The RNA shown here (Bacterial RNase P class A) has 336 nucleotides and comes from a Synergistaceae bacterium. The coordinates come from a structure-prediction model, not an experiment, and the mean pLDDT is 77.
[in-house]
């Protein structure tokens, strides 16, 4: 030079001029006029958690749902960090629905002789003039996603862990790790996948959702009509248990205001501790709260020439979607 892998940063800026708005001051409590501020790293997706609000004596069961190597972070999360194992990569790296198949039930199409265990073809011994017939075999061929340990050597009538050696796996048994598991002797060759099949173990979980809800105001028709203390309605899909007096239909009226509403697991520098994910501490900052829905327009100027995209309670994660730097690391090919 090429190709590749991983981490991380920014997402335009400054300036004038005008408009819109939050919050503080001023002001003639409206105006006005001055200060501070006004979209994202994904605001997306609604895929997991929670904070908060209201129900419910959050009581037991059942039914459903949810994770599933290990240690650790962290409110918690199917999340993150280090690490075992397994699988892809020549590598850097990168992924995993990663407990149990010896508790049971099921599947493994089609080919193929046969898929919880077999013999079509070949081998091998007898019989036979031959076609054939009886036995041995699972090693060789052939069919499959896979034919029941693998591979080479002895033996054998031909063969077979039948023996040996090297591997593979199950036991068993020292060491080394907090643990997942590792190495290292032995013994003997053993019941094949699939649980992202039902299904068995462990653990864990009330529900609803910001149009949640909470307080004021205003108007009008207690008009009708069924049920209720032999229990209405209520938490929760159903049982029990509790509670205890209204509750549902139809029809009429308001459809206005104000919190909720943004000071939080908050964000930065610095300096310990830890491999790290993160903790602790000091010191400093306060950075959008719209309600038919503000954060814009236009000149000038820099240069990273700007992609993807628009807050609607809010917070940690995770997926998608995309321009354009920085810094490591692999590999490969030329040159000194």
């Nucleotide at each position: 030079g090429a190709a590749g892998u991983g981490u991380u940063u920014c997402a335009u800026c400054c300036a004038g001029u005008c408009g819109c708005u939050g919050c503080c001051g001023u002001u003639u409590u409206u105006u006005u006029c001055g200060g501070c501020g006004g979209a994202g790293g994904a605001a997306a997706g609604u895929c997991c958690g929670g904070g908060c609000u209201c129900c419910g004596c959050a009581g037991g069961g059942c039914a459903g749902g949810g994770u599933g190597c290990a240690g650790g972070a962290g409110a918690a999360a199917u999340u993150c960090c280090u690490g075992u194992g397994g699988g892809u990569g020549c590598g850097a790296a990168c992924u995993c629905a990663a407990g149990g198949a010896a508790a049971g039930u099921g599947c493994c199409a089609c080919a193929g002789a046969a898929a919880u265990a077999u013999a079509c073809c070949a081998c091998c011994g007898g019989g036979g003039a031959a076609a054939c017939c009886c036995g041995g075999c699972a090693a060789g061929g052939a069919u499959g996603a896979a034919a029941a340990g693998g591979c080479g050597a002895g033996g054998u009538a031909a063969g077979a862990g039948c023996u040996c050696a090297c591997c593979g796996g199950a036991c068993g048994u020292g060491c080394g790790g907090c643990g997942a598991c590792g190495c290292g002797c032995g013994u003997g060759c053993c019941a094949g996948g699939c649980a992202a099949a039902c299904c068995c173990c462990a653990c864990c979980c009330g529900g609803a959702g910001a149009a949640a809800g909470a307080u004021c105001g205003a108007a009008u028709a207690g008009g009708g009509g069924a049920g209720g203390a032999u229990g209405a309605g209520g938490c929760g899909g159903c049982c029990c248990g509790c509670u205890g007096a209204c509750u549902c239909c139809c029809g009429g009226g308001u459809c206005g205001a104000u919190c909720g509403c943004u000071a939080a697991a908050g964000c930065g520098u610095c300096g310990c501790c830890g491999c790290a994910a993160g903790g602790c501490g000091c010191c400093g900052c306060u950075c959008a709260g719209a309600u038919a829905a503000a954060u814009g327009a236009c000149u000038g100027g820099a240069c990273a020439c700007g992609a993807c995209a628009g807050a609607a309670c809010c917070c940690g994660g995770c997926u998608u979607a995309c321009g354009a730097g920085a810094c490591g690391c692999u590999u490969c090919c030329c040159u000194a």

Rfam family: Bacterial RNase P class A. By type it is a ribozyme.